[in-house]
RNA sequence: GCCCUAGUAGCUCAGUGGAUUAGAGCGACGGCCUUCUAAGCCGUGGGUCGGGGGUUCGAGUCCCUCCUGGGGUA
Repeated sequence: GCCCUAGUAGCUCAGUGGAUUAGAGCGACGGCCUUCUAAGCCGUGGGUCGGGGGUUCGAGUCCCUCCUGGGGUA
C1' cells in the first nucleotide's frame, strides 16, 4: 500500500433484507429492607449510533470519504 473486520449508554453487547418511540445485562443514582455493609426488591437518569457528506417521504441499517482498533497479505 491492498483486503477483511469492528466502532451503538460508564463497561460488555443486541438491533445491519430502511419505518416498533434506539434496547438488554452489568455499573451509577434514589428509595425499601438491615444496627451498618453486602445481598435482595422497586424506581430513575444516561447515547441522537466514530466524524463529515450523499440517497430517500423516512437511515444505527444503503452509498462515498476520512479517523481509530484488530486480523491477513507483499
Notes: A computed fold for a 74-nucleotide RNA from a Chloroflexota bacterium, annotated as transfer RNA. Its Rfam family is "tRNA". Rfam links the family to the GO term triplet codon-amino acid adaptor activity. Model confidence (mean pLDDT): 81 of 100.